[in-house]
RNA sequence: GAAGCAGAUGGGGUGAUCGCGGGUUGCGUAUGCUUCCCGAGGAAAGUCCGAGCUCCAGAGGGCAGGGUGCUGGGUAACGCCCAGUGGGGGUGACCCCAAGGAAAGUGCCACAGAGAACAGACCGCCACCGUUUGUUCGGUGGUAAGGGUGAAACGGUAAGGUAAGAGCUUACCAGUAUCGCCGGUGACGGUGAUAGCUCGGCAAACCCCACCCGGAGAAAGACCAAAUAGAAGAGGAGAAGCGGCCCGCUUCGUUCGACUCUCGGGUAGGUCGAUGGAGGCCGGCGGCAACGCCGGUCGUAGAUAAAUGAUCACCGCCUUACCGAUCGGGUGAGGCACAGAACUCGGCUUACAAGUCUGCUUCGCCG
RNA sequence: GGGGCUGUCGGCUAGCUUGGUCUAGGCUUGUAGACUUGGGCUCUAUAGACCCCGGUCCAAAUCCGGGCAGCCCCACCA
Numbered sequence: 001g002a003a004g005c006a007g008a009u010g011g012g013g014u015g016a017u018c019g020c021g022g023g024u025u026g027c028g029u030a031u032g033c034u035u036c037c038c039g040a041g042g043a044a045a046g047u048c049c050g051a052g053c054u055c056c057a058g059a060g061g062g063c064a065g066g067g068u069g070c071u072g073g074g075u076a077a078c079g080c081c082c083a084g085u086g087g088g089g090g091u092g093a094c095c096c097c098a099a100g101g102a103a104a105g106u107g108c109c110a111c112a113g114a115g116a117a118c119a120g121a122c123c124g125c126c127a128c129c130g131u132u133u134g135u136u137c138g139g140u141g142g143u144a145a146g147g148g149u150g151a152a153a154c155g156g157u158a159a160g161g162u163a164a165g166a167g168c169u170u171a172c173c174a175g176u177a178u179c180g181c182c183g184g185u186g187a188c189g190g191u192g193a194u195a196g197c198u199c200g201g202c203a204a205a206c207c208c209c210a211c212c213c214g215g216a217g218a219a220a221g222a223c224c225a226a227a228u229a230g231a232a233g234a235g236g237a238g239a240a241g242c243g244g245c246c247c248g249c250u251u252c253g254u255u256c257g258a259c260u261c262u263c264g265g266g267u268a269g270g271u272c273g274a275u276g277g278a279g280g281c282c283g284g285c286g287g288c289a290a291c292g293c294c295g296g297u298c299g300u301a302g303a304u305a306a307a308u309g310a311u312c313a314c315c316g317c318c319u320u321a322c323c324g325a326u327c328g329g330g331u332g333a334g335g336c337a338c339a340g341a342a343c344u345c346g347g348c349u350u351a352c353a354a355g356u357c358u359g360c361u362u363c364g365c366c367g
Numbered sequence: 368g369g370g371g372c373u374g375u376c377g378g379c380u381a382g383c384u385u386g387g388u389c390u391a392g393g394c395u396u397g398u399a400g401a402c403u404u405g406g407g408c409u410c411u412a413u414a415g416a417c418c419c420c421g422g423u424c425c426a427a428a429u430c431c432g433g434g435c436a437g438c439c440c441c442a443c444c445a
Base pairs, nucleotide, nucleotide: 001363002362003361004360005359006358007357008356009355012315013314014313015312016311017310018309020039021038022037023036026033027032041338045349046348048347049346050345051344052343053217054216055215056214060247061246062245063244065213066212067211068210069209070084071083072082073081074080085099086097087096088095089094100208101207105206106205107202108201109200122147123146124143125142126141127140128139129138130137155173156172157171158170159169160168174198175197176195177194178193179192180191181190182189183188221272222271223270224269230263232262233261234260235259238252239251240250241249265444266443267442279298280297281296282295283294284293285292286291316336317335318334319333320332321331322330323329368441369440370439371438372437373436374435377395378394379393380392387425397413398412399411400410401409418434419433420432421431422430
């Protein structure tokens, strides 16, 4: 210098004028006027996970159903995060992996191919028999080395062996299973012995195993206020609290009719919930880290059809044209993202203009 | 704000709970031709799609994850 990898940051700035939401000071009977202060995000988004909170038996038992899936740790919790293990990719920094079980069971594996799961013989090879002028053709049997098909063909190499061959036998290599030893909390790694054992893939097919999960959601829910017409019609012995089923409990109901559906009537107002929370920052200690503990310090968005904006000036960055001229300037025009609180947190995912910083890798050049 | 459902030719749909000749079928519309004096009807031919991006698998419209778009439903009182 070029090409990359990982992590973090950033989200235009200043001033003036006008305007909007909330709080507050003063004045006013009041609509209101006035003083000062505060007023979007890293994702406020998707609503995909996990919680808080509220109500429903302080939420019960079982089945069904759903989710998660290497190990250890973190956390209020998680499908998140950290550190590892194993596998895959890259020269490397580093990145990716829904990664339990297919040697429990069931099922599927199109087309091609002889054969697709305890398989099979098309070509080939070999033996025997027959046949032929001819090692030519046919039949029976053996075989799985070689060819061929396929995404996938029942270990690989060499030697022995054989009619030809084959774990048929032996050695080595790879894998698997069982039994040990060593290291590790563990996933697992290393190593030794035994067994020729060689056992296909799919569980993001059913399923099995382990662990977790009750439902509904701030339109939850509590209170105040206002108004009206349920003597309406139909069903009806059960109904509601749990969504699918069974049990159980509580309440209401079975003459006085719970409850459901249909048709109608009324109000579409206010207060709380509701903004301080598993909070941010700094320092110390523990830990590889995620994170935890201690101390200090900081801190007013809270709307409800919904405020957080607009204009102007100067500056900043980028693009482009011209002037000037190969160095740095000047002028004009255009642009400066994604998006936007709606009860609140922890995550994930997705969107995002220009720019900045830190560490690292590979290659080239110079000393 | 919360909850649920859907996405296949221009339109309506089948296939998706057995993943495989699915190179995705049907009706309609469009285009061309035939029939007709001309038009319609009819017949023949043809064009046209799996919402997008990844993953699993030999193989994805179908299974899984993420995104995008559209549609529907939810106030209280007696």
This is a predicted complex of two RNAs, RNase P RNA and transfer RNA, with 445 nucleotides together. Rfam match: Bacterial RNase P class A. Rfam describes the family as follows. Ribonuclease P (RNase P) is a ubiquitous endoribonuclease, found in archaea, bacteria and eukarya as well as chloroplasts and mitochondria. By type it is a ribozyme. Model confidence (mean pLDDT): 80 of 100.